[in-house]
RNA sequence: GCCGGGGUGGCGGAACGGCAACGCGCUAGCCUGGAGAGCUAGUGCCCGAAAGGGCUUGGGGGUUCGAAUCCCUCCCCCGGCG
Numbered sequence: 001g002c003c004g005g006g007g008u009g010g011c012g013g014a015a016c017g018g019c020a021a022c023g024c025g026c027u028a029g030c031c032u033g034g035a036g037a038g039c040u041a042g043u044g045c046c047c048g049a050a051a052g053g054g055c056u057u058g059g060g061g062g063u064u065c066g067a068a069u070c071c072c073u074c075c076c077c078c079g080g081c082g
Stems, first nucleotide, its partner, number of pairs: 001081007010024003018065001025043006044055004058074005
C1' cells in the first nucleotide's frame, strides 16, 4: 500500500432503515442479629422544582419523512496479502 472484519453505557453485548435490548456491575429498598444469596425498583448525558424538553452508537459530511444500520471521507483496533 491492497483486501476482509470490527469501534454502541462503568464492563460484556444485541438491535431488517422505524422504542438504543439483555446480562454483569452499581444504587436504593425488602429479607437477616449482621452479611452473603435471593427478591423488587432504578441505572447513557444535559437542562428543569416537576411536567417535560434537548442530545447521544469512534470524528466529520451526505442520502432519507426517519440512520447505530445505507453512501463518502478521516481516525483507531484485529486478521490476511504483498